[in-house]
Context: one part of a larger RNA
């Protein structure tokens, strides 16, 4: 000098920021990812005689749920940082070229009949599609023994559009490989059999022992392999004149994880926090046959701890998902609440006022000091309070914040000061009490009868809505 701090005493206001560092311990409750009727059939409601129109519901289908949000357990590694590389992928978006033809069979919903306590589930029958399948066509595309072979589509509507398929390019993003850099221990010295390389095959979006068969016997290591310990990495942050040291909260980039372990499915993308399957521990329901769950999302609870907040408001803004749109969703976000946790600003009044009041304390009893301090007199009204007006943030509409910020007026010095220290280091001294006791203490050291060092008082010094102490870093 600094801190995500804590503790003690004290505490007026505002702005900005920050707020489980411990048990990646367990979690009640609510919310945190939906949306589309301009893909499809149906059911219900309202209006209507009806056609139909409007609204709602579950289902099929599409896109999104791989983003956003959280955490740092694991990881000493191409994980990260930096600089390169070649053998790749890419939904939505942009640009360009070409196409959008003919058919088919199902299935949920629904109806009927069952099973089950529930979760849920079985059979039969009916039906639609931008769901599924086949044929046709193929500029370009893929394979090829270069002859030839293979492969596509979906429509909708308010008639203006929008969608769908193939191909090429772009943008942005992602996967992979490599050089260099990245903690401690040698009281860890040898490690390795898919191990190192080759051939062939498989596999992947893609290179590769990535996997497999065979062949060879290699590969790494005192320039520290292997093993053990510790740890997410970085931009940065703190300190320091710098070099360096320490650190990685908040904000941002990357990585990893999602009760523990394993696995794949779907998909452009996951081996998927609020998806699926299996196993395990734990919790809950049960009619005992069987089921349900995963806050390291936002709040909140218990527990642990020296210690860390509301079961708040709004989608108004910014951004995201879906939708032609209207719009819906959004604990992302924007705000509000709590906390002196930090930084910054402001106030607790200003002027005048001596025969230097009273009181306190000291005294050589003369006086000194507290001290212009108070009172008194003259003023002011920041902040807080009360009354009135009242935004920007919104581009035509839409404002949670919020009757907030800000402005005007009113009253009255009125509501607002503490904490630590005073032996030396170190700024600030006397009296009383105590008597190696009680106690103090960062170091030196004080205290055993005159203690500036303990306790109290008066006085003084320092900082100030804070002041001290403890812990940690330089």
């Nucleotide at each position: 000098a600094g801190c995500g701090a804590a503790c003690g005493c004290u505490g007026g206001c505002g702005g900005c920021a920050g707020g489980c560092c411990u048990a990646a311990c367990a979690c009640a409750u609510g919310c945190a990812a939906g949306u589309c009727g301009a893909g499809c059939g149906g059911c219900c409601g309202u209006a209507g005689c009806a056609a139909u129109a409007c609204g709602g519901c579950a289902g099929c289908g599409g896109c999104a749920g791989a983003c956003g949000g959280g955490a740092g357990a694991g990881u000493a590694a191409c994980a990260c940082g930096u600089g390169g590389g070649a053998a790749c992928g890419c939904g939505c978006c942009c640009u360009u070229c070409g196409g959008u033809u003919c058919g088919g069979g199902a299935u949920a919903a629904c109806u009927c009949a069952g099973g089950g306590a529930a979760a849920c589930u079985u059979g039969a029958g009916c039906u639609a599609a931008u769901a599924c399948c086949g044929g046709a066509u193929a500029c370009g595309c893929c394979c090829u023994u270069a002859c030839g072979g293979g492969g596509a589509a979906a429509g909708a509507u308010u008639u203006a559009u929008u969608g769908c398929c193939g191909a090429a390019g772009g943008a942005a993003c992602g996967g992979c490989c490599c050089g260099c850099g990245u903690c401690c221990g040698a009281u860890u010295a040898g490690c390795u059999u898919g191990u190192u390389g080759g051939u062939g095959a498989g596999g992947u979006a893609a290179c590769a022992g990535c996997u497999c068969a065979c062949c060879a016997a290699g590969g790494c290591g005192a320039c520290g392999a292997u093993c053990g310990g510790u740890a997410g990495c970085u931009g940065g942050u703190c300190u320091g004149a710098g070099a360096g040291g320490a650190u990685g909260a908040c904000c941002a980039g990357c990585c990893u994880c999602a009760c523990u372990g394993g696995g794949a499915c779907u998909g452009a993308g996951a081996c998927a926090c609020g998806g699926c399957c299996c196993a395990g521990a734990c919790u809950c329901c049960u009619a005992c046959g069987g089921g349900a769950g995963g806050c390291a999302g936002c709040a909140g609870u218990g527990g642990g701890g020296a210690a860390u907040a509301u079961u708040g408001g709004a989608c108004a803004a910014u951004g995201g998902g879906c939708g032609c749109a209207a719009g819906c969703c959004u604990g992302a976000u924007c705000c509000a609440g709590c906390c002196a946790u930090g930084c910054c600003g402001c106030g607790u009044g200003g002027g005048u006022g001596a025969u230097g009041a009273a009181g306190g304390c000291c005294c050589u009893a003369g006086g000194g000091u507290u001290g212009u301090a108070a009172a008194g007199c003259c003023c002011u009204u920041u902040c807080a309070g009360c009354g009135g007006g009242g935004a920007a943030g919104a581009u035509a509409a839409u404002g949670a914040c919020g009757g907030u910020a800000c402005c005007c007026g009113c009253a009255g010095a009125a509501g607002a000061a503490g904490c630590c220290c005073c032996g030396g280091c170190u700024a600030a001294c006397u009296u009383c009490g105590u008597g190696c006791c009680a106690g103090c203490a960062g170091c030196c050291g004080c205290g055993g009868u005159a203690a500036u060092a303990c306790g109290a008082a008066g006085g003084g010094g320092g900082c100030u809505a804070g002041c001290g102490u403890u812990g940690c870093u330089c």

Notes:
A computed fold for a 474-nucleotide part of an RNA from an uncultured bacterium, annotated as small-subunit ribosomal RNA, 5' domain. It matches the Rfam family "Bacterial small subunit ribosomal RNA". Its family is annotated with structural constituent of ribosome and ribosome in the Gene Ontology. The RNAcentral record of the full RNA draws on ENA and SILVA.